[in-house]
Context: one part of a larger RNA
RNA sequence: UCCGGCGAGUGAAUGUCACUAGCGAGGUUAAGGACUUAAGGUCUGUAGCCGAAGCGAAAGCGAGUCUUAAUAGGGCGAUAUAGUUAGUGGUAUUCGACCCGAAACCGAGUGACCUAGCCAUGAGCAGGCUGAAGUGGAGGUAAAACUCCAUGGAGGGCCGAACCCACUCCCGUUGAAAUGGUAGGGGAUGACUUGUGGCUAGCGGAGAAAUUCCAAUCGAACUCGGAGAUAGCUGGUUCUCUCCGAAAUAGCUUUAGGGCUAGCCUCAAUAUACAUUACUGCAGGUAAAGCACUGAAUGGGCUAGGGGGCGAAAGCUUACUGAACCCUAUCAAACUAAGAAUGGCAGAUAAUGAAAUAUUGGGAGUCACACUGCGUGAGAUAAGUUUCGUGGUCGAAAGGGAAACAGCCCAGACCCACAGCUAAGGUCCCAAAGUACGGUUAAGUGGAAAAGGAUGUGGAAUUGCACAGACAACCAGGAUGUUGGCUCAGAAGCAGCCAUUCAUUCAAAGAGUGCGUAAUAGCUCACUGGUCGAGUGACUCUGCGCCGAAGAUUUAACGGGGCUAAAUCGUACACCGAAGCUUGGGAAUAUGCAUUUAUGUAUGUUGGUAGGAGAGCGUCGUAUGCGGGGUGAAGUCAUAGCGUAAGCGGUGGUGGACUGCAUAGGAGUGAGAAUGCCGGA
Numbered sequence: 001u002c003c004g005g006c007g008a009g010u011g012a013a014u015g016u017c018a019c020u021a022g023c024g025a026g027g028u029u030a031a032g033g034a035c036u037u038a039a040g041g042u043c044u045g046u047a048g049c050c051g052a053a054g055c056g057a058a059a060g061c062g063a064g065u066c067u068u069a070a071u072a073g074g075g076c077g078a079u080a081u082a083g084u085u086a087g088u089g090g091u092a093u094u095c096g097a098c099c100c101g102a103a104a105c106c107g108a109g110u111g112a113c114c115u116a117g118c119c120a121u122g123a124g125c126a127g128g129c130u131g132a133a134g135u136g137g138a139g140g141u142a143a144a145a146c147u148c149c150a151u152g153g154a155g156g157g158c159c160g161a162a163c164c165c166a167c168u169c170c171c172g173u174u175g176a177a178a179u180g181g182u183a184g185g186g187g188a189u190g191a192c193u194u195g196u197g198g199c200u201a202g203c204g205g206a207g208a209a210a211u212u213c214c215a216a217u218c219g220a221a222c223u224c225g226g227a228g229a230u231a232g233c234u235g236g237u238u239c240u241c242u243c244c245g246a247a248a249u250a251g252c253u254u255u256a257g258g259g260c261u262a263g264c265c266u267c268a269a270u271a272u273a274c275a276u277u278a279c280u281g282c283a284g285g286u287a288a289a290g291c292a293c294u295g296a297a298u299g300g301g302c303u304a305g306g307g308g309g310c311g312a313a314a315g316c317u318u319a320c321u322g323a324a325c326c327c328u329a330u331c332a333a334a335c336u337a338a339g340a341a342u343g344g345c346a347g348a349u350a351a352u353g354a355a356a357u358a359u360u361g362g363g364a365g366u367c368a369c370a371c372u373g374c375g376u377g378a379g380a381u382a383a384g385u386u387u388c389g390u391g392g393u394c395g396a397a398a399g400g401g402a403a404a405c406a407g408c409c410c411a412g413a414c415c416c417a418c419a420g421c422u423a424a425g426g427u428c429c430c431a432a433a434g435u436a437c438g439g440u441u442a443a444g445u446g447g448a449a450a451a452g453g454a455u456g457u458g459g460a461a462u463u464g465c466a467c468a469g470a471c472a473a474c475c476a477g478g479a480u481g482u483u484g485g486c487u488c489a490g491a492a493g494c495a496g497c498c499a500u501u502c503a504u505u506c507a508a509a510g511a512g513u514g515c516g517u518a519a520u521a522g523c524u525c526a527c528u529g530g531u532c533g534a535g536u537g538a539c540u541c542u543g544c545g546c547c548g549a550a551g552a553u554u555u556a557a558c559g560g561g562g563c564u565a566a567a568u569c570g571u572a573c574a575c576c577g578a579a580g581c582u583u584g585g586g587a588a589u590a591u592g593c594a595u596u597u598a599u600g601u602a603u604g605u606u607g608g609u610a611g612g613a614g615a616g617c618g619u620c621g622u623a624u625g626c627g628g629g630g631u632g633a634a635g636u637c638a639u640a641g642c643g644u645a646a647g648c649g650g651u652g653g654u655g656g657a658c659u660g661c662a663u664a665g666g667a668g669u670g671a672g673a674a675u676g677c678c679g680g681a
Stems, first nucleotide, its partner, number of pairs: 001681006011095013026050003032044005054061002064076004098236002101233001105226006116200009125190001127159003130155001134151006163187003167184002170181002202218001204214003211220001239616006249262005263366002265363008274353005279347004289336002294332003299327003305321002307318004370393006377386002399410003414586004419582003425576003428561003434573007446563001452547002456544005462538004473531005479504003484498003510525001514523002587606009617670001619667002622664007635654005641648002
């Protein structure tokens, strides 16, 4: 990993609801007893229970009663009567209560043959080195101290085997080994090591102390029991078809991944309503707008007051400030004098629609939502962010398109078809299907991006100059007072400052546009004449392009090839394209109408998770009836048959003794998943 077998909503009691049956103002027996049987039944048994009357705490009263002083008012009742006993099914409660799963808690026991400490009694430590005290002798002293030579043999002394330990590298790491091996390492007369026997026990012991050890188990051992502990948590939960079909919200919750009630689904009964549009009426304070209110806020006018100045004061004055008022131009979720569209509520009528709405009762599931469009808040007018509202889709929706792509666009799959028409989107090739006409783009723009920049190019408009000659180019001139004044070392058009920046000669020529000099000089421009001969400048709006444009898996920012249209903007007519629609055949179901009562017909419907409802298939026992079987049962293998499905049957092989169908009734009744259990490969 696979195969086979096993493997999960059950049982009891008691409520409650539906259906079925009996009896019915009543219904019913329990234990026990009698009779009888193979199991089991039949009869009896009226104790009890439920119902037929309630109200009150109760006494109690009673179609009433309680409250109360009350006959008032009010509460609960009656007036409106159906119950009860069984069976079946749904569901609830209590029990293990759909199954498996803790870590833990408690009780009673078993463990110190591992290990920790202790007690008792034994054992072990090659060899070598060092040489403490003491002692003897000699020297020395008044005596000592002291010194030397011997002797001596101390030491948690030294080196190093056995023995004990475990510091390092490497190997091993489904090992040779559930802690080891090689090579080194530490201790090795000691707080040493070790044999045997004994003691200490889990709410405990032991501990040179590490949460360390107490039998490969230790922040509380192990075994059995309470025990099927509990698990708001995870996983799993087995045949088929048909009808309907959610939610991810509100309130409360030691509540937030759990619950309860409501909302939304389903089934039954009952009732008569429901939706959309038109019409009529009603409420509103949003968008936009506005500034009358509340605030914010711009410029100006006028002006009380304040400050400054003058003054002895009165007062005067002011390039200061400035409430209110007036004019002008503005802003607001917590501003509104005024104010939509949508939306909401109610209603007679009409049209359309699906069968709808409401109530009561049985059964649920849901309480993590996701993205997208629109309207807001939070955030940074960030997020595949977060919080709401309102639509859509997904969730629970397959099909076509978007290369691929839950949430986008189109469209909602009952089944079959080698029939047709369309939607979104497309029509050069991959790959089904296209042509014609008129513009634009030259950037592969198309096929990513901003501020900003630019004689790209198309369209539209306004305006200046121009055959009395424009624009560009070329030729010539561009002067004088004067070096204007001041400043300055110098300042002469051209460092800087000043200004009635003037005047003259002129076709024209600035008290000078730029370069240049130390300052001059020099070059040049404005301006003018000539040559030439037809358009030339400025600005605005707009279409399509250009630059701005650097990154990390791969060219990688068209799906690819490739495209100058096969890009883009328009016009026209085609075609392709889905499970949409249509056509042909078939099935189920709802409603209506007919009946011959299970059929016909008409019109609809038939995606679906959680979930509700309905109808079936199959397995194993039992009863009754009918069968089959050595001329071959069950099982098993093969197989092209039948049925809408679960499934059913036929034939042949194998097999070698049991077994089927119908009806009723009963379940240990259906496996692919549970890191499921057992066995096998």
Large-subunit ribosomal RNA, domain II from a pig gut metagenome, 681 nucleotides, folded computationally. RNAcentral holds the full RNA, with entries from SILVA. Its mean pLDDT, the model's own confidence on a scale to 100, is 84.